[in-house]
Transfer RNA from Azoarcus sp., 73 nucleotides, folded computationally. NCBI's taxonomy places the organism under Bacteria, Pseudomonadota, Betaproteobacteria, Rhodocyclales, Azoarcus. Model confidence (mean pLDDT): 81 of 100. It matches the Rfam family "tRNA". By type it is a transfer RNA. Rfam links the family to the GO term triplet codon-amino acid adaptor activity.

């Protein structure tokens, strides 16, 4: 330069056939406990990578930018 692949919460990842943005871990708070771990509960936390188009309705589908990884020149 060109194919293909991934990006979603602080990590690590789900998202079915386009309609509800989530799950563990982790963060807070409360309960247990002398206290801690650990556990049960409750809660914060999001520019679905950017723009743009399809569409009543986009994390999903097109389109381009840019970037991980990989493959081939």
């Nucleotide at each position: 330069g060109g194919g293909c692949c991934g990006a979603u919460a602080g990590c690590u990842c789900a998202g079915c056939u386009g309609g509800g943005a989530g799950a563990g871990c982790g963060c807070c708070g409360c309960g247990u406990u002398c206290g801690c771990a650990a556990u049960g509960c409750g809660g914060a936390g999001g520019u679905c990578a950017g723009g743009g188009g399809u569409u009543c309705g986009a994390u999903c589908c097109c389109c381009c930018u840019a970037u991980c990884g990989u493959c081939c020149a």